[in-house]
Molecule: transfer RNA
Organism: Patescibacteria group bacterium
RNA sequence: GCUCCCGUAGCACAAUGGAUAGUGCACAGGAUUCCGGAUCCUGAGGUUGGAGGUUCGACCCCUCUCGGGAGCG
Numbered sequence: 001g002c003u004c005c006c007g008u009a010g011c012a013c014a015a016u017g018g019a020u021a022g023u024g025c026a027c028a029g030g031a032u033u034c035c036g037g038a039u040c041c042u043g044a045g046g047u048u049g050g051a052g053g054u055u056c057g058a059c060c061c062c063u064c065u066c067g068g069g070a071g072c073g
Stems, first nucleotide, its partner, number of pairs: 001072007010025004018056001027043005049065005
């Protein structure tokens, strides 16, 4: 330098054109307990890396760009 893959909550990941973007762990509050842990209930937390485009509608498709990884030279 060229090609391909990945980027979504603090962490690990779902959702592959359609309604309010979900799950587990973690976190906060409550129940329980002498107090913790475990367990149960509730809750908060997201510019879907960034910008632009296509579409009635984009996490999803296209372009550019940033970061990470793999292969080739």